[in-house]
RNA sequence: UCAUAAACCGGGUAAACCAUCCGAAAGGUUGGGGCACAAAGCUAUGGGCCUAAAGCUUUAUAGCCAUGGUCGCCAGGCUGCUUAA
Numbered sequence: 001u002c003a004u005a006a007a008c009c010g011g012g013u014a015a016a017c018c019a020u021c022c023g024a025a026a027g028g029u030u031g032g033g034g035c036a037c038a039a040a041g042c043u044a045u046g047g048g049c050c051u052a053a054a055g056c057u058u059u060a061u062a063g064c065c066a067u068g069g070u071c072g073c074c075a076g077g078c079u080g081c082u083u084a085a
Base pairs, nucleotide, nucleotide: 005082012037013036017032018031019030021028022027035072041078042077043076045075046074047073048070049069050068055064056063057062
């Protein structure tokens, strides 16, 4: 240096749930919490999944639809700590 993800030290993130605020909803913010995570850092580019306000159809408490979300669903892109055999 490359590869790998075993181990130590020191740190990091934070699922469910509760409160709070934003939002039509999905979902998100902040605080608590501590399931997990070696990229659970960033990025909606491709696929998946969630929602369906507006719009369209309409007999509609219905159907379709992302311009809304999700990177802690997968892949791609960018960056990064430590590191034995």
Record summary: Predicted 3D model of an 85-nucleotide RNA (c-di-GMP-I riboswitch aptamer) from Desulfallas sp. Bu1-1. Its mean pLDDT, the model's own confidence on a scale to 100, is 84. The organism belongs to Desulfallas, within Bacteria.